Predicted 3D model of a 79-nucleotide RNA (c-di-GMP-I riboswitch aptamer). Its Rfam family is "c-di-GMP-I riboswitch aptamer". Gene Ontology term of the family: cyclic-di-GMP binding. The prediction has a mean pLDDT of 77. The sequence was found by an Rfam model in a public genome assembly.
This record gives sequence, C1' cells and structure tokens, in this order.
RNA sequence: GAUAGUGAAAAGCAAACCCACCGCAAGGUGGCGACGCAAAGCUAUAGGGGCUGCCGCAGGCAGUCAGCCAGUUGCCGUU
Repeated sequence: GAUAGUGAAAAGCAAACCCACCGCAAGGUGGCGACGCAAAGCUAUAGGGGCUGCCGCAGGCAGUCAGCCAGUUGCCGUU
C1' cells in the first nucleotide's frame, strides 16, 4: 500500500423491553439489558432515503435518524 474477514486473539459498540429526565412529535441523554455489529467510529450545509411537526395541497419550511444507502478515518487478522 492492498483486502471487508474463515478461525484466533486484543480492544470496542450495544437493538428491543423496562425506569428516570428532555422534546408537541420523530427522537435524544442516563441507567438496566444484549438483538446484533469488521466500522454499530465520525459526518445530517456533499448527496439520496426514512420518520416527525407546522404551513398547506404544489410543495415548502423547521426538525430527527449514521443500527438504511452513502462519504470519510481507522484497530486486529490476511496478503
């Protein structure tokens, strides 16, 4: 530098449910808990898409989701 990954090892994240708080909502934060994850790291003013609210019926505006695609960086392994 390349490779997305069968196994091993090291390190890591944490869905749903439930509880508390914030929010009109989508949803978020913390706790609990592991369904899973080779990027489940980061990015929501690069973009597509989902969802919510408002105005309104043409769509626009304001939000939200990175665990939908995507962009970008990177550990271990392999080469």